């Protein structure tokens, strides 16, 4: 790094150091952010993919991972409804994203 399967409108943040970012990517919109962003680091939490326990169903959180601002922040590509000034709904997909496996 490539494939396969599953899941996402739930849920959890404080302190150091840092110093202009961020919210994957293009691109639009909307947002966060000097009442300090990205990062790192410590310490606390959240979930329950896997492993382990405990009696199946469940339960538990001790390991392995992931998480800790907005649905995956929201559209994009088709279908269906709706509409014709203009905005809005519902499904699937696609792209990311995390956990198993596997090459």
């Nucleotide at each position: 790094c490539g494939c396969u399967u599953a899941u996402a409108g739930a849920g959890a943040a404080a302190g150091a150091c840092g110093g202009a970012g961020g919210g994957a990517u293009u691109a639009g919109a909307c947002c966060c952010a000097a009442c300090g962003a990205a990062g790192u680091c410590u310490u606390a939490g959240c979930a329950a993919c896997c492993u382990g326990u405990u009696u199946a169903a469940a339960a538990u959180a001790a390991g392995g991972u992931g998480c800790u601002a907005a649905a995956u922040u929201c559209u994009a590509u088709c279908c269906c409804a709706a509409a014709a000034a203009c905005a809005a709904g519902g499904g699937a997909g696609a792209a990311g994203a995390u956990a198993a496996g596997u090459g």
Model confidence (mean pLDDT): 84 of 100. A computed fold for a 103-nucleotide RNA from Pedobacter arcticus A12, annotated as SAM riboswitch aptamer (S box leader). The model forms 94% of the base pairs in the Rfam consensus. Rfam family: SAM riboswitch aptamer (S box leader). Rfam links the family to the GO term regulation of gene expression.